């Protein structure tokens, strides 16, 4: 000087403001017994198969799919990632309205080719 991410900027003695994100919440619509619960953020999922102890759970393999790759975008190739946390029996969508977050992690690399801007 930059990157991932909503996660930045301004201001105050303090309380805050703007901006960017998330959740709850009518009618209409959608769903359609209950239970086994169910749900949210996020790219972080699905299917098949094998192993560990039967299940839960964990691990391996394959396929599909999702995310990142340094000005933006399209196509192609390569590389990397597919975690974690929360609510607490409860929540479809949802105007008004209510409410919450602005952390954390990198650092000369996760790059290359063609086209357009």
């Nucleotide at each position: 000087g930059g990157c991932c991410u909503a996660a930045u900027c301004c201001g105050u003695a303090g309380u805050g403001g703007a901006g960017c994100g998330g959740g709850g919440g009518a009618a209409c619509c959608a769903u359609u017994c209950a239970a086994a619960g169910g749900g949210g953020c996020g790219c972080a999922g699905c299917u098949u198969u094998c192993c560990g102890c039967a299940a839960c759970c964990g691990g391996g393999a394959a396929g599909c799919c999702g995310g990142g790759u340094a000005c933006u975008u399209u196509c192609a190739a390569g590389c990397c990632c597919g975690a974690g946390c929360c609510c607490g029996u409860c929540a479809g969508c949802u105007a008004a309205c209510c409410u919450c977050g602005c952390c954390g992690g990198c650092g000369a690399a996760u790059u290359u080719g063609a086209g357009a801007g």